[in-house]
Molecule: transfer RNA
Organism: archaeon
RNA sequence: GCGCCGUUAGUCUAGUCUGGCAGGACCUUAGCUUCCCAAGCUAAUAACGGGGGUUCAAAUCCCCCACGGCGCA
Numbered sequence: 001g002c003g004c005c006g007u008u009a010g011u012c013u014a015g016u017c018u019g020g021c022a023g024g025a026c027c028u029u030a031g032c033u034u035c036c037c038a039a040g041c042u043a044a045u046a047a048c049g050g051g052g053g054u055u056c057a058a059a060u061c062c063c064c065c066a067c068g069g070c071g072c073a
């Protein structure tokens, strides 16, 4: 230098092919329960790497960039 794969809450992860309310688990916070703690139950907060394009509508499709991994040279 070229090609391929990946990037989603504090952490892990689904969804991308086939565009249509961003989902789950842990953590955290509050409540219930308990003499207290833990556990359990209920509720809540929080995310699509950056920029541009297409579209009524983009995590999803297209282009560029950043970062990480693998391969080739």
Base pairs, nucleotide, nucleotide: 001072002071003070004069005068006067007066010026011025012024013023020056028044029043030042031041032040049065050064051063052062053061